[in-house]
RNA sequence: AAAAGGCAAAACCAGAGUGAUCUGGUGACGCAAAGCCACGGGUCCUAUUUUGGGACAGCCGGGUUGCCGAA
Numbered sequence: 001a002a003a004a005g006g007c008a009a010a011a012c013c014a015g016a017g018u019g020a021u022c023u024g025g026u027g028a029c030g031c032a033a034a035g036c037c038a039c040g041g042g043u044c045c046u047a048u049u050u051u052g053g054g055a056c057a058g059c060c061g062g063g064u065u066g067c068c069g070a071a
Base pairs, nucleotide, nucleotide: 006031007030011026012025013024014023015022016021029058035064036063037062039061040060041059042056043055044054045053046052047051
């Protein structure tokens, strides 16, 4: 580079949750890990806020697993 595929933003509908957000359906902005992990940084929510609890892996770093195979 190609080939086979994969995931799925926003928005809308239904549901869960105090909330961040999550689950299912529709949808497709994009993604070579946009597979998984909350370990570090960061952002967000929450409370009885000097201390705790939670969310985000499609914010960054890191760890780990994986498809193809020109060079």
c-di-GMP-I riboswitch aptamer from a marine sediment metagenome, 71 nucleotides, folded computationally. The RNAcentral record of the sequence draws on MGnify. The prediction has a mean pLDDT of 88.